Model confidence (mean pLDDT): 84 of 100. Predicted 3D model of a 1474-nucleotide RNA (small-subunit ribosomal RNA) from an uncultured Chloroflexia bacterium.
RNA sequence: CGAGUUUGAUCCUGGCUCAGGAUAAACGCUGGCGGCGUGCCUAACACAUGCAAGUCGAACGCUCUCUAGCAACAGAUGGGAGUGGCGGACGGGUGAGUAACACGUGGGUACCUACCCUAGGUGAGGAAUACCGGCGAGAAAUCGCGGACAAUACCGCAUACGCUUCUGCGUAGAGCGGAUAAGAAAGCUCGCAAGAGGCGCCAUAGGAAGGGCCUGCGGCCGAUUAGCUAGUUGGUGGGGUAAAGGCCUACCAAGGCGACGAUCGGUAGCUGGUCUGAGAGGACGAUCAGCCACACUGGGAUUGAGAACGGCCCAGACUCCUACGGGGGGCAGCAGUGAGGAAUUUUCGUCAAUGGGGGCAACCCUGAACGAGCAACGCCGCGUGCAGGAAGAAGGUUUUCGGAUCGUAAACUGCUUUUCUCUGGGACGAGAACGGACGGUACCAGAGGAAUAAGCCCCGGCUAACUACGUGCCAGCAGCCGCGGUAAUACGUAGGGGGCAAGCGUUGUCCGGAUUUAUUGGGCGUAAAGCGCACGCAGGCGGUCUGCGCGAGUGGAGUGACAGUCUCCGGCUUAACCGGGAAGGGGCUUCGAAAACUGGUGGCUUGAGGGACUUGAGAGGGGCGUGGAAUUCCGGGUGGAGCGGUGAAAUGCGUAGAGAUCCGGAGGAACACCGAAGGCGAAGGCAGUCUCCUGGCAAGUUACCUGACGCUCAGGUGCGAAAGCUAGGGGAGCGAACAGGAUUAGAUACCCUGGUAGUCCUAGCCGUAAACGAUGACCACUAGGCGCUGGGGGUAUCGACCCCUUCCGUGCCGCAGCUAACGCGAUAAGUGGUCCGCCUGGGGAGUACGGUCGCAAGAUUAAAACUCAAAGGAAUUGACGGGGACCCGCACAAGCAGCGGAGCGUGUGGUUUAAUUCGAUGCAACGCGAAGAACCUUACCAAGGCUUGACAUGCGAUUGCACCAGCGGUAAUGGGGUGUCCCUUCGGGGCGGUUGCACAGGUGCUGCAUGGCUGUCGUCAGCUCGUGUCGUGAGAUGUUGGGUUCAGUCCCGCAACGAGCGCAACCCCUGCCGUCAGUUAGAAUGUGUCUAGGGCCCGACUGCCGCGAUCAACGCGGAGGAAGGCGGGGAUGACGUCAAGUCAGCACGGCCCUUACGCCUUGGGCUACACACACGCUACAAUGGUCGGAACAACGGGCAGCCAACCCGCGAGGGGGAGCCAAUCCCAUCAAAUCCGGCCUCAGUUCAGAUUGCAGGCUGCAACCCGCCUGCAUGAAGGAGGAGUUGCUAGUAACCGUGGGUCAGCACACCACGGUGAAUACGUUCCCGGGUCUUGUACACACCGCCCGUCACACCACGAAAGUCGGCAACACCUGAAGCCGCUGGGCCAACCGCAAGAGAGGCAGGCGUCGAGGGUGGGGUCGGUGAUUGGGGUGAAGUCGUAACAAGGUAGCCGUACCGGAAGGUGCGGCUG
Repeated sequence: CGAGUUUGAUCCUGGCUCAGGAUAAACGCUGGCGGCGUGCCUAACACAUGCAAGUCGAACGCUCUCUAGCAACAGAUGGGAGUGGCGGACGGGUGAGUAACACGUGGGUACCUACCCUAGGUGAGGAAUACCGGCGAGAAAUCGCGGACAAUACCGCAUACGCUUCUGCGUAGAGCGGAUAAGAAAGCUCGCAAGAGGCGCCAUAGGAAGGGCCUGCGGCCGAUUAGCUAGUUGGUGGGGUAAAGGCCUACCAAGGCGACGAUCGGUAGCUGGUCUGAGAGGACGAUCAGCCACACUGGGAUUGAGAACGGCCCAGACUCCUACGGGGGGCAGCAGUGAGGAAUUUUCGUCAAUGGGGGCAACCCUGAACGAGCAACGCCGCGUGCAGGAAGAAGGUUUUCGGAUCGUAAACUGCUUUUCUCUGGGACGAGAACGGACGGUACCAGAGGAAUAAGCCCCGGCUAACUACGUGCCAGCAGCCGCGGUAAUACGUAGGGGGCAAGCGUUGUCCGGAUUUAUUGGGCGUAAAGCGCACGCAGGCGGUCUGCGCGAGUGGAGUGACAGUCUCCGGCUUAACCGGGAAGGGGCUUCGAAAACUGGUGGCUUGAGGGACUUGAGAGGGGCGUGGAAUUCCGGGUGGAGCGGUGAAAUGCGUAGAGAUCCGGAGGAACACCGAAGGCGAAGGCAGUCUCCUGGCAAGUUACCUGACGCUCAGGUGCGAAAGCUAGGGGAGCGAACAGGAUUAGAUACCCUGGUAGUCCUAGCCGUAAACGAUGACCACUAGGCGCUGGGGGUAUCGACCCCUUCCGUGCCGCAGCUAACGCGAUAAGUGGUCCGCCUGGGGAGUACGGUCGCAAGAUUAAAACUCAAAGGAAUUGACGGGGACCCGCACAAGCAGCGGAGCGUGUGGUUUAAUUCGAUGCAACGCGAAGAACCUUACCAAGGCUUGACAUGCGAUUGCACCAGCGGUAAUGGGGUGUCCCUUCGGGGCGGUUGCACAGGUGCUGCAUGGCUGUCGUCAGCUCGUGUCGUGAGAUGUUGGGUUCAGUCCCGCAACGAGCGCAACCCCUGCCGUCAGUUAGAAUGUGUCUAGGGCCCGACUGCCGCGAUCAACGCGGAGGAAGGCGGGGAUGACGUCAAGUCAGCACGGCCCUUACGCCUUGGGCUACACACACGCUACAAUGGUCGGAACAACGGGCAGCCAACCCGCGAGGGGGAGCCAAUCCCAUCAAAUCCGGCCUCAGUUCAGAUUGCAGGCUGCAACCCGCCUGCAUGAAGGAGGAGUUGCUAGUAACCGUGGGUCAGCACACCACGGUGAAUACGUUCCCGGGUCUUGUACACACCGCCCGUCACACCACGAAAGUCGGCAACACCUGAAGCCGCUGGGCCAACCGCAAGAGAGGCAGGCGUCGAGGGUGGGGUCGGUGAUUGGGGUGAAGUCGUAACAAGGUAGCCGUACCGGAAGGUGCGGCUG
C1' cells in the first nucleotide's frame, strides 16, 4: 500500500466482498510448563446455609464463675446481658433509573463540617430509668403492670469572648462603640503524693480536609414530535432551610421557553480512558481510578456532624413459620444454589502485610485486603531435543514403469538435561523487639534418564501451498467471483505441500481498508443529484479611507486528579508485569501588548439605485372594437347519378335530387403571405388589425442626487403548458369515450365513416410535464474567426450604400484549459469567489403509514421489511435491422426444358415386426455411408453349439501331426477308422495339437474427451502482421476516400511505410502452327505422304492504331491472327464459422462385457405396407409410333477375362473354339437420335406400357421369401399436371445413344464419352445469398437475440381490516396508609416555682385538617401483539395469453393528464428529442 467482482473487450461511475488490528467472548478439534492479568455482557430473576460491623470495664450499676477466708466482706481471673459513648453515612456491590447542573471543565458563595491541629474554660445541685427481682398475656415474635438502683444518660442554677434585637459613627459595605434578653460543661484514670501528667467534656474563633447550593461552556437520535407552560415567568408580604431561591404560601402583574429545535418520543449511568485510524475522526465506557444513582417495588419520617444495602414505620408483590389469633424475611457484600443463557470460578486460607472501626493500651473485629484454588479466557516467556548418519532401507503415494517423493526423515552412533522425577538446603516480603496466610513456595545444589510433552487450519483466483482415487448438477463446498451434469488442483479420502503453533480454526461485535457522508477529503449536462420560475423576511457573505480594540491569533500566570499513552532510567534470569523521572494534553479562567485581518464608529464614490436630456426596438400583459379568406350549416337557382373514402374496400351520403356550380344568409373558432438560425417575457408562454390602460429592456450625454442602500436566500408569498374539476354561457371545425366498417388467428389498435365530453368565453379551483440548455442565482478574469437583431461613434460621400469601431442581446466554429468519454469552450461544463437547493448501489418506491393541501382526481412530505451483485454512463469491435448508399451472383427478370398430377424404380419418415441392424435430419439428411443385402456380406432376430476362444504374443506342462470314406445331426459339430511330422552337435530346436496362466475378442457407449478425413458459408475477396502515428483505454490508422477490376486487380490521393495468407500466375486437358522420333492405323510397297498418339517448342502481351479518362489504372472500337482483352474447362478452397458429420472405414483416451455385449452354425430379417415426402425412369403421342432401307462417333474394358468366324434357337441363349495380356484380337455391325420410303390419322389409339398368366434362358451350393433376361398372351393409370418449385447464358440447355466401376449374377443410380444442337438477358425496382461504406441498437449463446404485463402454482416479508389483547405516560373524579406540618387537646405528665396543697410554664396521648404512596371509576392519547378476509410487492431450469419496448422494433419513442381495454397497452390534448 491494495485486491476480486458489471463488459466480447475498454474507460468511468457505483455498490458488494476480502486481506489488518482488537475482544470481559462463545463454539469445534487439540492440549506440556511457568509468570502476570481477567472471569454472569443474559433474569436490577428468586434465593437454602455460613460468614461480611463492631468495640470500649480507664463512663455506669447488676449478675455468673474462680481463688483466699467459717462467714460477712474484700480481692483477683474469665464470662453475660443491659444503661452510656464512638462507629454502623466508611469500606464492599450493582448500573435498574436518569438526556439531568447527572457528568466533564472553568468559575461563584447565601452555608454546614463529628473525629484531627492552634488558642479559652471545666463551679455548684436535682429528678428518673434499663438490666434486676415480683405479677401477668402470648404457640412464637414480643409485650403489659407495678417495685428498687447507677452513670461521661437526663434536667435546672452560676459565669460568657461570641451570637440575637435595638441604637450611634461610617456614602454603602467591611468595620468600630453602647444598651438589652436568652443560653455551657462530666468525669474517668495513673501515681504514696505532688502533678502545667494522660484520656475526656463545654463555648468561641481560625486552620486542614470533606460536603451543600448556584452558574458559563461541552458531549445521543428522531420534525412522519411545532408549538410548550398555571407555581407557569416576575414582584411584594409571610413561612421554611445549615444556606440563595416559587423551595412553599397569599396577593398583584402577564409573563417565560421555542427552527441556534422548546415540548414530546426513543435510547443511554457520565468521565479519566479503551480499541482502531497516517491523521482528522469513528466505535466503545469490562477490569483500575473519580463522580452520580440504586439496595425486593413505591412512599415516609426519626436519630445524627453527616442517612440509611446487612436501621425504623406504612402500602404492594413474593416467600417462610404458625396452635390460624398472629408473626418473620430481603446476597445489585464474599462464597454458594436454582433459573435464564452460546457463556463466566472455591460454600478455600490469613489478618503476616496495607488500610478501616473501637479502645489509654494490651487487644478485638474486618469475605476491605493479602494469598491460594478452578478456567489456554487474554498477554508474555520456555520446552517437546542436539550433532552425525545413503543400502537414499522397509512401508505409503505416484508413475511415461525408467523413476520420483515422504527423506537425513527413521533405524543406528555419540552428546546435552531446559522441562520432569527423587534427595538435600532454603528465603526477601518484618523500616526497634514479638509476629509469615502465601510456603517447605521462589531460588540453589546433587542424582537419574531422550527420557513426560504437537496439534489445528488451509492448498481454483484474491492468497503461500498439487497430485491420485471415489462421486457424477448427486452427495456436497462457498467470504466474493463461483465449483459439481464421467478425466473436479474448488465435493469426500489419501499422499505430498503451505501457514500458525500450545494452540489452530469458526462465529459474533467494533474500527480500518471506505476519499463509500468527503473539515482534512467527493459530487450534481448524459452515471444518483439544479427546486418549473420569480419576489423576499430571518440567516450567510460583502467595496474604499480613518480610528476604537469586541472577536480570532500571539505572550505570561492558574487549572486540566491518580493511573494510562509516549520517552529516559531502574527491579523481577528475559518479557509480559512493576517502580521512579521527564514530556505532552483539546479546552476553560485570568493579566498584558500589538493593530495587518474580522467587527463597531465616522466619512468616500467606483458597486447599487435614482434624476434630467436625446433616442430606439419589440407576437411583453390586460380591456373594448373591427376585418378578410376558409370550413360547416340554412334558403334559393342550374343540373342529373353518383359522391366520399382506402393499400384495396366497406360502413356513410344521394332520384324525398347528393356531390359539382352560382347567389344570399347564419354561426363559431383560428389568423395564410410577411415569417426568419428573427423579436419580447422571470418561467409557463406570446402572432390579423385599430384603439385605451400598463410592465420591462437597450444605447448615448450629464458639472445632477442618495451614499454600500449590495449578492444570495431555509421557511413564506406570488406566477405557473396541457389535461382535469365547479357554476353559467357558447359550440363551426377537430375530437378521448362510444358506435359502425375494414384489417387480422384475434384487433378492446394502427386505416375509414360518424360522434359525446372537451377544445372557446366569464368567475373560481388544481399546481403538475422530457415545466430541458436534462446545465441554480450573482460577481470578476481568461486567444481568435464568421453571422443575425437593436443602439452609438468614426472615415467617406451631395446623399444612400460600402468600410472601420463600440455596447446590449442572440447563433455557429475554434486555441488554451476542463471532461470517463461524448463534448464544453467569454451565453464555459475554463480559472476563482459568495449564497441556496439536491445526491450517496439496483429493486421494493416516489410506494405504505402519518401529517398538510384539494370539491374530487390527486399533489406534497416520505420510510421499512424483504431481495439482488449488480443496476448504470460514454466510447470500441462485431452481429443484426420489415435503416441508408454502392456492387456482385442463373438471385430476380427474359427464355428453354422440367419437377409437383399417373405408373414404376430407389431412398427416407411413419407404422408393423421375433428382427424389420446402425448411422446421416433445413440449405449443407432423404439413387446419402451402400462402386451393386438370395447364402456370404450382416453388425439385427430365432434356434442349436464353444469357452485361452475364429485371430496375435509369451510362459509352464503334456503330446505328435496330416489324411480319409461311411455314421448321427439342418449345419456348426460329435463320435469313429487309418495313422505316428521335420531338423539335430542327441542337450534340444522348428511346426502343430491338448491343457493351465497371462491374455485375446467386442460394428458395446461417449464425434460433447480426440487424431485423421469431409461438408458448408465459398473460388466469396477477403483475413492478418511488423514498425510508425493517433487514442487514458478497448481500439483505430494501414484495409478508409476518388476511379477501375472477375478480384484488397491496378492507379491516384492519404500518417502511414512495408510484409504475409488468400486473388492472379506457375500445373493438367483442350483450340493454331512448327519440329523430332517413328509403331500395331490408312494408302502404299518405296520414297517417305497423310492420320493418330508421344516429346520439344512457337504463339496473346492491351504488343499496334483510333477514341474516352486525372492523359493514370483502365474502358470502347479496329487491324492482324487459329485464338483478343482471364480463349474454354479442370485441379487448387485464406483467417475462420457451424461443440456441423464420422468411435460403423481406420486410429485413439476413458468407461463397460468376459461360459458373454466374445466366437461358430442353420434359418429368417435388412426386400414388411393403410400412408407421407425426396430423387429418378417411362409416358400421355403425329416435331409421333411402327416396318423396311441407308449413314456418321468418342471415351473405355478384357486371362477365374473379352470372346470372332461358323452352326442351332423367334429370342434370351447354347454349341464352338480362332484371336488377344491389346493403335494388332474381342466387347463392337461399334451406336442412337438422323436421312429415304411405306402404313397408322387424333382414338385411351398400331399412344403408353404397369399388372398378371403360361413357357423358357443365364448366374450361382441354392433364385420360395428375394435376381436378371427372353417369347407368347394380358393390356392398368395416364389427354401436359393446383399451390408451389428446380436446372441452365453456348458447343451450354434440351434430345440421343455408348462405355466403365462395383459385380458369380443383378443399374431407371453413379462416373465418364461422344452425336444433334437452340432460345433469351430490357435491366437491378423486387425475392434469395454475398461484399464494401455508413447509421441505430437495451443484441454479444450476437434477431432462432433481447424483453413487457395479466393469469395459474409455491414460498417469503409488508400494508389495510370488523374486531380483540396488552404496555406506557398524562388527565378528571372518588377513596386514602404511614408520616411531617397546622389547629385542638375537657384525658394524662418526675425534674423548674412552692413546706405542702396546688398553680403556671412546657409537654404527651387522642381528635380534626392540608398534603400524601397506592387503589378504584371514566373518557381519551400513544405504542405494540394478534386477526376471517383483502391489496399490491419480491423470489422461484423448462406453465398459459399475447408482442408493448430495444432496428424506422414493423403505428418513432418518452413525459404529464384524462378516458377506455384480459394483459402488455390504446386513444385524445399539450410538451420533449434521449
Source information: It matches the Rfam family "Bacterial small subunit ribosomal RNA".